[in-house]
Parts: sequence; structure tokens; C1' cells
RNA sequence: UCUUAUCCAGAGCGGUGGAGGGGCUGGCCUUAUGAAACCGCGGCAACCUCAAAUAGUUAUUAUUUGGAAGGUGCCAAUUCCUGCAAAGCGAUUGCUUUGACAGAUAAGG
Repeated sequence: UCUUAUCCAGAGCGGUGGAGGGGCUGGCCUUAUGAAACCGCGGCAACCUCAAAUAGUUAUUAUUUGGAAGGUGCCAAUUCCUGCAAAGCGAUUGCUUUGACAGAUAAGG
């Protein structure tokens, strides 16, 4: 950098540190009752993976349930909301829905 899939579920304490953080915009939120970052321990179960059941099978595979040994990932708020387009409703710039864009993560190239 490309492809595909998912993103309204889930899960935090301690130490160091000392002012930012939530990708960007506009909001809104969070933070000295201690941000980011790093470390330790713990947890979650999204993908890979593991076990079982069911269906089916040459092999494969699909669905469901469960696990956490391993590879990633994650542990405030729906990806916090939003932006671009369309539709519906409403009537003064609002509400709802859908799609796109962007982003994040995984698997593969």
C1' cells in the first nucleotide's frame, strides 16, 4: 500500500509520570479525586485459534455453544456525536433512516 470482514456486545487496578486525552473538523465529554506514555498484574473474547454439538461431506465447510493454552487486538461515552449524498417527516433549518467517505482492528496478499 491492496483485498476481504467487523465496528449499538464485552472487559481495570496498582506503580512511575506530571498535562493533556478522546484520529481530523465543529460539538460534546474526560482529566490534578491525576491526562498521555511506560511497567506490573488482572480481565474481555472481535479476528486467527482450541473443544463440543448439529447439518453436510471425498476433502472441505456452515451454524450454534463453550474455552482462553497460543498469535494479534481491546478494557469511558455506539467508531462519543458529527461532516458527504439520498429518502421520509417536519417547517426554518430541525428530526429519523439508509448509503458513502474517513478511521480502528483482524486475516490474507